[in-house]
Molecule: Lysine riboswitch aptamer
Organism: Ureibacillus galli
RNA sequence: GAAAAUGAUAGAGGUGCAAGGUUCAAAAGUACCCAUCUGGAGGAUGAACAAUUCCUAGGAAAGAUGGUGAAAGGGAGACUUGCCGAAGCGGUAAAUCCAUUGUUCAGAUUUAUUUGCUGGUUUUGCAUUUAAAAAAUGUAAGACUGUCAGAAUCAGUCAGAGAUUCUGGAGGGCUAUCUCAUAA
Numbered sequence: 001g002a003a004a005a006u007g008a009u010a011g012a013g014g015u016g017c018a019a020g021g022u023u024c025a026a027a028a029g030u031a032c033c034c035a036u037c038u039g040g041a042g043g044a045u046g047a048a049c050a051a052u053u054c055c056u057a058g059g060a061a062a063g064a065u066g067g068u069g070a071a072a073g074g075g076a077g078a079c080u081u082g083c084c085g086a087a088g089c090g091g092u093a094a095a096u097c098c099a100u101u102g103u104u105c106a107g108a109u110u111u112a113u114u115u116g117c118u119g120g121u122u123u124u125g126c127a128u129u130u131a132a133a134a135a136a137u138g139u140a141a142g143a144c145u146g147u148c149a150g151a152a153u154c155a156g157u158c159a160g161a162g163a164u165u166c167u168g169g170a171g172g173g174c175u176a177u178c179u180c181a182u183a184a
Base pairs, nucleotide, nucleotide: 007178008177009176010175011174014084016083017082018081019080020079022077023076024075033067034066035065036064037063038062042055043054044053046105047104048103049102050101051100052099087118088117089116090114091113092112093111094110095109096108097107119145120144121143122142123141124140125139126138127137128136147169148168149167150166151165152164153163154162
C1' cells in the first nucleotide's frame, strides 16, 4: 500500500408481502330451537375399543312438513400499521379442542424451533381444504417482471457509465456506504 474476505448500516423489485379494525356480499332461509307426522331402540366424540355418567316406550337415532331464525372461519373494497425471507409451505417438540377417564388413529388451532423449499406477480391443468366454478396451499407447464453473470449489436467516451436481444443462475442473492485480516 489497492482490489477485497468478514462484519455492520441503509435501500431497490410492484396488481410487492403480512396484520388490524370497519363496511359489504356470501355462508343461508343453512345450523340451533318449537309444533305435527313417519319411525320403533338406541343416543351423548371425527373414528374404534373399554369403563363410568347422563338422556330415552311420558318415544332414542333417522326422515318429512310448517314456524322462527343466527354465527364463526374464509372472501372483496378503501383506510391504518409493520415491513422487502417481506411472507408462505414443509419438518420437529409442546399445549388445547370431544359428557368423564384410558389406549390407538386422524384433523384443526396456538407457541417455540429449523442454512429443507420458494426472487416476485400472474394464467391454465390436476390434487387438498372449504358452503362454494370464490379464495388459499401444493405440484406441472407457460407469460410478464426485477437482479446478477456471459455473449452479440448500437450509441458514446481518454477509459468507463447506457440501450436492445438471447442464454443461464438464485434472496445464504443484488446495490450503496462504512469497517477491513491476508498474499503478490